RNA sequence: CUCUUAUCAAGAGAGGUGGAGGGACCGACCCUGUGAAGCCCGGCAACCUGUUUGAAUCAGGUGCCAAUAUCGGCAGCAGUAACGCUGAAUGAUGAGAG
Numbered sequence: 001c002u003c004u005u006a007u008c009a010a011g012a013g014a015g016g017u018g019g020a021g022g023g024a025c026c027g028a029c030c031c032u033g034u035g036a037a038g039c040c041c042g043g044c045a046a047c048c049u050g051u052u053u054g055a056a057u058c059a060g061g062u063g064c065c066a067a068u069a070u071c072g073g074c075a076g077c078a079g080u081a082a083c084g085c086u087g088a089a090u091g092a093u094g095a096g097a098g
Base pairs, nucleotide, nucleotide: 001098002097003096004095005094006093007092008091013041015040016039017038021031022030023029025073026072027071028070042065043064044063046062047061048060049059050058069090074087075086076085077084
């Protein structure tokens, strides 16, 4: 990087550092100097492992900690329209394979 598969409406700091950006992409909208990203600490609890099966706890690996994966981006349903609903696509993460 590609493929398969599961999940994506819950949860998570008024700490330190750092200094301007961030929310994948595009559009919108939003967060941010009453301080962004990153890093440290802290926290959450999803998948896998420890364990033959089920449950609980704990430990380890990965993950995550504004807003439904912030909303829309394609198709269908409904509607005068705005709004709404469903499914894809895309993306993210775990596990497995190449």